RNAcentral holds the sequence, with entries from ENA and SILVA. The RNA shown here (small-subunit ribosomal RNA) has 1406 nucleotides and comes from an uncultured organism. Rfam family: Bacterial small subunit ribosomal RNA.
RNA sequence: AUGCAAGUCGAACGGUAAGGAUCACUUCGGUGAUUACACGAGUGGCGCACGGGUGCGUAACGCGUAUGCAACCUACCUUUAACAGGAGGAUAGCUCCGAGAAAUUGGGAUUAAUACUCCAUAAUAUUAUUUUAUUGCAUGAUAAAAUAAUUAAAGCUACGGCGGUUAAAGAUGGGCAUGCGUGACAUUAGCUGGUUGGUAAGGUAACGGCUUACCAAAGCUACGAUGUCUAGGGGGUCUGAGAGGAUGAUCCCCCACACUGGUACUGAGACACGGACCAGACUCCUACGGGAGGCAGCAGUGAGGAAUAUUGGUCAAUGGACGCAAGUCUGAACCAGCCAUGCCGCGUGCAGGAUUGACGGCCCUAUGGGUUGUAAACUGCUUUUAUUUGGGAAGAAAGGUCGCUACGAGUAGUGAUUUGACGGUACCAUUUGAAUAAGCACCGGCUAACUCCGUGCCAGCAGCCGCGGUAAUACGGAGGGUGCAAGCGUUAUCCGGAAUCACUGGGUUUAAAGGGUGCGUAGGUGGAAUAAUAAGUCAGGCGUGAAAGGUUACAGUUUAACUGUAGACUUGCGUUUGAUACUGUUAUUCUUGAAUUAAGAUGAGGUUUGGCAGAAUGCGACAUGUAGCGGUGAAAUGCAUAGAUAUGUCGUAGAAUACCGAUUGCGAAGGCAGCCAACCGGACUUAAAUUGACACUGAGGCACGAAAGCGUGGGGAGCGAACAGGAUUAGAUACCCUGGUAGUCCACGCCCUAAACGAUGUUCACUCGAUGUUGGGAUGAAAUAAGAUUUCAGCAUCCAAGGGAAACCGAUAAGUGAACCACCUGGGGAGUACGUUCGCAAGAAUGAAACUCAAAGGAAUUGACGGGGGUCCGCACAAGCGGUGGAGCAUGUGGUUUAAUUCGGUGAUACGCGAGGAACCUUACCUGGGCUAGAAUGCUAAGCGUUAUUUGGUGAAAGCCGAAGUUCCUUCGGGACGUUUAGCAAGGUGCUGCAUGGCUGUCGUCAGCUCGUGCCGUGAGGUGUUGGGUUAAGUCCCGCAACGAGCGCAACCCUUGUCCUUAGUUGCCAACAUGUAAAGAUGGGGACUCUAAGGAGACUGCCGGCGUAAGCCGCGAGGAAGGUGGGGACGACGUCAAGUCAUCAUGGCCUUUAUGCCCAGGGCUACACACGUGCUACAAUGGUGCAUACAGAGGGCAGCGAAGCCGCGAGGUGGAGCCAAUCUCACAAAGUGCAUCCCAGUUCAGAUUGAAGUCUGCAACCCGACUUCAUGAAGGUGGAAUCGCUAGUAAUCGCACAUCAGCCAUGGUGCGGUGAAUACGUUCCCGGACCUUGUACACACCGCCCGUCAAGCCAUGGAAGCUGGGGGUGCCUGAAGGUGGUGACUCAAUAGGGAGCUAUCUAAGG
Repeated sequence: AUGCAAGUCGAACGGUAAGGAUCACUUCGGUGAUUACACGAGUGGCGCACGGGUGCGUAACGCGUAUGCAACCUACCUUUAACAGGAGGAUAGCUCCGAGAAAUUGGGAUUAAUACUCCAUAAUAUUAUUUUAUUGCAUGAUAAAAUAAUUAAAGCUACGGCGGUUAAAGAUGGGCAUGCGUGACAUUAGCUGGUUGGUAAGGUAACGGCUUACCAAAGCUACGAUGUCUAGGGGGUCUGAGAGGAUGAUCCCCCACACUGGUACUGAGACACGGACCAGACUCCUACGGGAGGCAGCAGUGAGGAAUAUUGGUCAAUGGACGCAAGUCUGAACCAGCCAUGCCGCGUGCAGGAUUGACGGCCCUAUGGGUUGUAAACUGCUUUUAUUUGGGAAGAAAGGUCGCUACGAGUAGUGAUUUGACGGUACCAUUUGAAUAAGCACCGGCUAACUCCGUGCCAGCAGCCGCGGUAAUACGGAGGGUGCAAGCGUUAUCCGGAAUCACUGGGUUUAAAGGGUGCGUAGGUGGAAUAAUAAGUCAGGCGUGAAAGGUUACAGUUUAACUGUAGACUUGCGUUUGAUACUGUUAUUCUUGAAUUAAGAUGAGGUUUGGCAGAAUGCGACAUGUAGCGGUGAAAUGCAUAGAUAUGUCGUAGAAUACCGAUUGCGAAGGCAGCCAACCGGACUUAAAUUGACACUGAGGCACGAAAGCGUGGGGAGCGAACAGGAUUAGAUACCCUGGUAGUCCACGCCCUAAACGAUGUUCACUCGAUGUUGGGAUGAAAUAAGAUUUCAGCAUCCAAGGGAAACCGAUAAGUGAACCACCUGGGGAGUACGUUCGCAAGAAUGAAACUCAAAGGAAUUGACGGGGGUCCGCACAAGCGGUGGAGCAUGUGGUUUAAUUCGGUGAUACGCGAGGAACCUUACCUGGGCUAGAAUGCUAAGCGUUAUUUGGUGAAAGCCGAAGUUCCUUCGGGACGUUUAGCAAGGUGCUGCAUGGCUGUCGUCAGCUCGUGCCGUGAGGUGUUGGGUUAAGUCCCGCAACGAGCGCAACCCUUGUCCUUAGUUGCCAACAUGUAAAGAUGGGGACUCUAAGGAGACUGCCGGCGUAAGCCGCGAGGAAGGUGGGGACGACGUCAAGUCAUCAUGGCCUUUAUGCCCAGGGCUACACACGUGCUACAAUGGUGCAUACAGAGGGCAGCGAAGCCGCGAGGUGGAGCCAAUCUCACAAAGUGCAUCCCAGUUCAGAUUGAAGUCUGCAACCCGACUUCAUGAAGGUGGAAUCGCUAGUAAUCGCACAUCAGCCAUGGUGCGGUGAAUACGUUCCCGGACCUUGUACACACCGCCCGUCAAGCCAUGGAAGCUGGGGGUGCCUGAAGGUGGUGACUCAAUAGGGAGCUAUCUAAGG
């Protein structure tokens, strides 16, 4: 778009377009007539104001509740009373003629009514006048009577009835008024002109400024007017223990609206959803002249949107309109359709089945186990649902029709019959057979439920915390599990938890929060007694509080949801009766709160006035006097020979008042300080007297209010923002210095803020004590002072109870109570923006939001840290000695290079480190050649004895291809050994030391780190462990709410220093003897040295001093040694995700003809450079030559290797001796004596290079060491900086060993020889320990953290202007319509009607 949703009545009427019936005619197509069938259009009546929809508007008597109308209306319905007589003229329809595209409409003729008009009759009606009675809170009302005036009707009929008019009453429905309740914003504080009231009139159903005229000037408002924004209200609904909070779908009541705005008409009722008129916007039709329309009725369409249904059936029931009725209409209603949207119910099966816990999946400690899991298979059973077949409702009673009965004769009762959209639906029976039926979310904590794989801060998850960077219960998948279930999750919103806006039921010292202070208005609160009242308050009664909902009981659907019946409830409002303690009100009293009077005494109270004083400073003058002054960490700018600074005298200016002075005093706060006077104010004490609650607090308001700042006029010494200069510094717009303007000072006027702080509002009451102090009072003894006791008002300190998160507060409360005010509600944005008020300005007051974060914050604890403090220690500094850093070389590292220069280690705590020894090997790296169950080992099975061994070819070798080769034992079964094949276990110096074990470094040989019990604290934690001493030491002593204990310290162990005992070979040799060139060489000895077992010794034990003690001091004694004698081993709890997967072990990952294994060659040894650690030097305390003395500790059989001989030498030859106190390596060197060199690049230094050699080794080219000859660089003591060492130490001198064929060893580990200097001391540097303090740090100062900025993004403010919406006011114009005026015309008419014109009001418009 389209269809339907309001019609009905022929028993009101004229009638007859369609249909039926009857009759007549008929050309069978029809035509005509009649009709007490029916009825289109029309007149008329009733309805259309109900039912149904929506929530635009409305902050309002709109709604809710309770009242009132003595100020009102009510069609249909009920009851009662009375009445209905007569007359008349029209008009639609119909018909004729027109206009127009249409909608519609003009004219002529004619007709009816329950339409319309007139006359009559009429009162308990209306109006006017009068009288009487009763009554109300009031205006008033009611009743009775009299007089006068006015007003009514309709018929139809089947004769039964249905209607009509008037009046009264009822019922129902409405209208109006009032009390109370019912949003936000004060960054809306003033609003109003018909406004508020009166009089009169008009208007209305009715009261009323509702309207008009006149008069008066009122009315509302901080208890929130006015304005702006938002919103229909209620019963109820959701939530909550409740109080509340949020909300107003479905159902019910009320209101408002019907395209937007305005207006009236008709009517009982409307200013009317499916009526009218006008204006506007929009859509449609049109012949362009003009017309039509209003789904916020039911369906449906479009659009919008995350999203919301059928263009269905029936009037069978319930209800409504009309009708006498039959009946008609009814998208109300009843049903059906769609949607798991909600609520409720049901099912998807039940039982058995495990000594085959099946297969499969998943997991693991993996020949096996666990789990899915009685789960499945299998056996038995059941049939709701589904399916098949059949039966089959209730909802129906009225009404109609036909009979019957009763009577009052059209009513009641009764019998039969008729009426079902849903619907062949619910339901019942029957057939088949486990047959037809399970998903979604979750499994880190909150929160029920765990493993594997994949991924690797990626992909992703996430409500909050958070998870993910190679072992993810947090991502994705899987297995398993948990929860709910025809649903399950997500999202959005509301309440709860949230006592997190706190009425119930919070706070304000430091967490957010006390106004800067006082005075005081409104308000709130308020002492004692008596009486009255009864407003608050309490109790009882009555009315109301609709129904539904909720709740209790019962009942109906198989149960339930759902529904019905009954009860209780409805906390409210109104009214009434009573009570009178408390509050209020009124009246009369009281004195204790408060105030006044008197006396006393007090103080830095007063930015109220005047006067005075001294010190200091600056300046001026004069004088003395001479070269500096001044200033700083140090300086400079500055001042000064034109005479400064300094000193003296005199003068002058302004500001501030040393000492007293204080833990003091005063003031409302800000604040107040020399002295004197005047004026003003306050608190305090004492004693009574007077007033008689006069009180407290205090929103707004008013006043005061540091400093800085502003205005006008003065003043200006010193100080001193800005400014200038000098310094400091990387810079220094600062700190320091030299100057210096405003200002600081005075008068007047503003500003009005501060960490305006006690971060603590004012007032009152109550609640242990101690101490000091200020101003008063009282008391005893004869007085004063002091003191004591006591009592007021202050200022302070400590504390009980109590409070507090704690710190702390504690009669001056932050305790316990009362009254009032102010303020707070996460951090930032922000005390910002906008608006407003104030201000000369600066600015102040009031005071948001968007956006953003998951915190911000308080108090306390333990650590760590501090260019905080205190105490102490250490070769930490200082005092010394010697080095490094410069040179050459050695070695390690970085870097670079390379095919590879394997890897690890990187501040201290890597860098002569792993490596205690890279030519091959090592070797892990590179190139090339090879192997694949593999180079090694074990087990099992089978085979072989071709094995071992020897050997050929090829090749760089490994390897590959061959040849020869019959082992040993035996119980004869076999075994040993070797080998081949097959299988099980391979292998990896590949990755992860941030998955690990073990081991190690460092803090640090520093003195610390903890525990049990007790005690303290809400707790984290503390105490012990701190304190006073002392020590090398948490070593010890004393004290102490601590008492004890453990790991550390020390000691026990080894070595060295003295002595003793025992033992006496290979060591030793005093005495005795032998003997040599010499020699413990020999006999012998155990005395000594020594060796190696045991023991002694040292403990502050003794003395003196100090000290309570621990302990300290002493040129003490004694002693070999003296205060842990020296040295070593020994390393607390822990820290550094320190180091090591390449010693080893090991989880996980990776690799398997290679990242494994074998071999040859190369590389790890490279070389513009940088660094670390060393060696050798630079020389005379030395070099060289000759001579000569003295160790210790070690090693040695694939070894050390003597003597002798050879070689200049490395070395060779040789082979004695030795498995070692026996032999050997093996001469120690510095030292000492003599000689020489003479300060030079040397007789220093020795690099580099050449030549010739020796040794090891398959092999010295890359790439060994050593020897001889020759060569003879750099280097003349080393910049900044930096290292070691406190006594047998540093320095210096040599010796030995491990590794090892040899050696790049100047390295490492040991050994002895010679052998110093210095330490005042703890200020500083570094590291450490303890106590204490601050902290915004806790990854712990290598911490944390602030500001600016490129680019991009988000949100917000401002902005010349441009633009849209809403509202107010003024003016102009002004439709429809109402009201008033006039009035053509109509009419028998002076009555009535009335076009047009006009006045006023007004929507819209300008």